[in-house]
Small-subunit ribosomal RNA, 5' domain from an uncultured bacterium, 517 nucleotides, folded computationally. The RNAcentral record of the full RNA draws on ENA.

Context: one part of a larger RNA
RNA sequence: ACGAACGCUGGCGGCGUGCUUAACACAUGCAAGUGGUGCGACGAACCGGGGCUUGCCCCGGGGCAGAGCCGCGAACGGGUGAGUAACACGUGGGUUACCUGCCCUGAUGACCGGGACAACCCGUCGAAAGACGGGCUAAUACCGGAUGUGCCCGCAAGGGGAAAGGAGGCGUAAGCUUCCGCAUCGGGAUGGGCCCGCGGAGCAUUAGCUUGUUGGUGAGGUAAAAGCUCACCAAGGCUUCGAUGCUUAGCUGGUCUGAGAGGACGAUCAGCCACACUGGGACUGAGACACGGCCCAGACUCCUACGGGAGGCAGCAGUGGGGAAUCUUGCGCAAUGCACGAAAGUGUGACGCAGCAACGCCGCGUGCGGGAAGACGGCCUUCGGGUUGUAAACCGCUUUCAGUUGGGACGAAGGUUCUGUGGUUAAUACCCGCAUGGAUUGACGGUACCUUCAGAAGAAGCCCCGGCUAACUACGUGCCAGCAGCCGCGGUAAUACGUAGGGGGCAAGCGUUGUCC
Numbered sequence: 001a002c003g004a005a006c007g008c009u010g011g012c013g014g015c016g017u018g019c020u021u022a023a024c025a026c027a028u029g030c031a032a033g034u035g036g037u038g039c040g041a042c043g044a045a046c047c048g049g050g051g052c053u054u055g056c057c058c059c060g061g062g063g064c065a066g067a068g069c070c071g072c073g074a075a076c077g078g079g080u081g082a083g084u085a086a087c088a089c090g091u092g093g094g095u096u097a098c099c100u101g102c103c104c105u106g107a108u109g110a111c112c113g114g115g116a117c118a119a120c121c122c123g124u125c126g127a128a129a130g131a132c133g134g135g136c137u138a139a140u141a142c143c144g145g146a147u148g149u150g151c152c153c154g155c156a157a158g159g160g161g162a163a164a165g166g167a168g169g170c171g172u173a174a175g176c177u178u179c180c181g182c183a184u185c186g187g188g189a190u191g192g193g194c195c196c197g198c199g200g201a202g203c204a205u206u207a208g209c210u211u212g213u214u215g216g217u218g219a220g221g222u223a224a225a226a227g228c229u230c231a232c233c234a235a236g237g238c239u240u241c242g243a244u245g246c247u248u249a250g251c252u253g254g255u256c257u258g259a260g261a262g263g264a265c266g267a268u269c270a271g272c273c274a275c276a277c278u279g280g281g282a283c284u285g286a287g288a289c290a291c292g293g294c295c296c297a298g299a300c301u302c303c304u305a306c307g308g309g310a311g312g313c314a315g316c317a318g319u320g321g322g323g324a325a326u327c328u329u330g331c332g333c334a335a336u337g338c339a340c341g342a343a344a345g346u347g348u349g350a351c352g353c354a355g356c357a358a359c360g361c362c363g364c365g366u367g368c369g370g371g372a373a374g375a376c377g378g379c380c381u382u383c384g385g386g387u388u389g390u391a392a393a394c395c396g397c398u399u400u401c402a403g404u405u406g407g408g409a410c411g412a413a414g415g416u417u418c419u420g421u422g423g424u425u426a427a428u429a430c431c432c433g434c435a436u437g438g439a440u441u442g443a444c445g446g447u448a449c450c451u452u453c454a455g456a457a458g459a460a461g462c463c464c465c466g467g468c469u470a471a472c473u474a475c476g477u478g479c480c481a482g483c484a485g486c487c488g489c490g491g492u493a494a495u496a497c498g499u500a501g502g503g504g505g506c507a508a509g510c511g512u513u514g515u516c517c
Stems, first nucleotide, its partner, number of pairs: 001515002004513005011364006017357002019322001024320003028317003033072003038069002046061007079275003089199007098192002103188007111145004120135006151160003165180006201247003208238003213235008250272004254265004277298005300311004328354001330353003336350001337348004367397004377388004401458001403453001406450002411444001414441005419435005461506005466487003472501005482489002
């Protein structure tokens, strides 16, 4: 010094921290959704009209909710440290060998057509999970053609190559206008891929290792260099400046210690990496070889009508197990951040808070002053007394904290809505902006803080007293019982064992154990 544990004890608060072991197995709930201004069918409230048997039916508008198609997100955020001695990490470079959705910016374009599939309806199979057949339908879903600056291939000629619309307002309409989108290319920003120099474990009781191995040519492959892969050719390449093998290990900023040099460690927080039941594989996509996606194999668990199916907490809580040992199946999206959305908003076990634990650090309290007949009692005694000890009683005072009463913030900026006002525009619509204006939005929260009341009232232990090492006597015991970090104590007067009185040290802690310097 500690992510500690154990024993005894325990008043309050603030801020932190909390499975170091079984990367063991997991019941239950939640942890990734969102967009109705992309889309069609069905469609609640409500509005209008009609029929009347006055509480229903029909028609039109309207469009809640919930699946479906479609877009974006789900590759972030969160967890863990198994593996990895490696360009994994750190640091400094390279990429004329590369990619980059959303974002910012510049240029150009958004023309003409087409056919489907879900949902839905009908039917079939199945216990279920689910699957199949037929029929209808929309789109910013899908497909064809055109154009194509710049773009790609090519020495050139030439060839290739895109798109999507929607909503609000005004208008009889044509159209105008505002906002959000679409396509191609260039630039930026951000994020990443790949390559290289150097650096940081142990063992030589590991001395030789290597055949895609080392290099070349050609081909394939990738966003991209490369034996990355393949065919052929050559026979190389690494190594005592430690190859190869084995063991151990995530790396770093840092943390602890130390005067420093150094040593040890790598919890919390932050950066990078790796992993997601075990092993393998690709699909989608700007991005994954993808924790809460898919397929295959394996182990395990569960359901079953025995035909067949379902699952993956190293997310947050929680359970069993292991262990000396590590928490609530809590509240909230109010704030910060993220996803989606034009926005309102929705979601978010990220996060913000609360709960538990003296696990740690820090702060506060358990009272203050007076009070000698030095009371009683205890202990010791040379029996005179000494000591506990101003300690108590008693008198006076105060009221922190806890308790009680009432009040009561900051965290709220932004958004919404009303009002006013400016811009845009043909427009007093719509839309956008502004206001020192009004209203509204807080989990924490019975908060912090302030205040009322009562009364010393509710609040002290633990270890030690032979030397090291601060602190001594009596009794009991009698090499017994026991103590002990080292030296050592105990066999009849033990300051060393046990108890008591007294004393010393620290204090809501005190000791012990473990580990590191």
The coordinates come from a structure-prediction model, not an experiment, and the mean pLDDT is 85.